[in-house]
RNA sequence: GGUCGGGUGACGCAACCGGAAGCGUGCCAGUCCUACAAACUGGAAGUUGAGAGUUCGAAUCUCUCCCCGACUA
Numbered sequence: 001g002g003u004c005g006g007g008u009g010a011c012g013c014a015a016c017c018g019g020a021a022g023c024g025u026g027c028c029a030g031u032c033c034u035a036c037a038a039a040c041u042g043g044a045a046g047u048u049g050a051g052a053g054u055u056c057g058a059a060u061c062u063c064u065c066c067c068c069g070a071c072u073a
Stems, first nucleotide, its partner, number of pairs: 001072007010025004019056001027043005049065005
């Protein structure tokens, strides 16, 4: 250089054929406990890597760029 895969809360991952983002861990508060942990209940936290395009509507499709990985020369 070429081909392919990936980038989504702090972290690990989902989201089917485009209908608008959910799960676990973590965090915060409460219940419980002498206390901590565990358990249970509730809550906060996402410009979905960046920009543009298509569309009534984009995490999803198209283009350019950035970053990571694998293979190949």